[in-house]
RNA sequence: CUCCGAUAAAGGCAAACCCGUCGAAAGGCGGGGGCGCAAAGCCACGGGUCUAAAGCCAAAAGGCCAUGACAGCCGGGCUGCCGAA
Numbered sequence: 001c002u003c004c005g006a007u008a009a010a011g012g013c014a015a016a017c018c019c020g021u022c023g024a025a026a027g028g029c030g031g032g033g034g035c036g037c038a039a040a041g042c043c044a045c046g047g048g049u050c051u052a053a054a055g056c057c058a059a060a061a062g063g064c065c066a067u068g069a070c071a072g073c074c075g076g077g078c079u080g081c082c083g084a085a
Stems, first nucleotide, its partner, number of pairs: 004083002012037002017032006035072001041078003045075003048070003055064003
């Protein structure tokens, strides 16, 4: 240094749910909470998933659609703390 990863040390993050707030929604953000996580740090690049405001279609019901979202779905890229075996 690389792989790797412990009932180590020091710390970190925070699912469901609840409250507030932004948003058409998915979802985001803040507070509480703590299921879990060694990248659960960052990037929508490939796949996937969610939503469907505007738009298009439809007589209507409704359908289609990402320019919206998810990094805690799987790959990939970038960065990073510690050091037993």